[in-house]
């Protein structure tokens, strides 16, 4: 080079029909049990901002389409497979 297919929290990885973004699981943090710890259970767990109750942004990146985009178009980016 041309084709295809991936890219979401600290890690896995769901939301594919466009309609609450992070379900679930791990890892961490804090409480509960325990003499103490392992287990178990309970909450919380992206950023900023707020004393809280909340707001706002947030899906690789820059646009675009639409009331609405993790999801649809365009254009790069990085990986992975074909194929020359």
């Nucleotide at each position: 080079g041309c084709c295809g297919a991936a890219g979401u929290g600290g890690c896995g990885g769901a939301a594919u029909u466009g309609g609450c973004a992070g379900a679930c699981g791990c890892a961490g943090c804090a409480g509960a049990c325990u003499c103490a710890a392992a287990a178990u259970c309970u909450g919380c767990c992206g950023u900023a901002g707020g004393c809280g109750a909340c707001u706002a942004c947030g899906u690789g990146c820059c646009g675009g389409u639409u009331c609405g985009a993790g999801u649809c178009c365009g254009g790069c980016c990085u990986u992975c497979g074909g194929c020359a």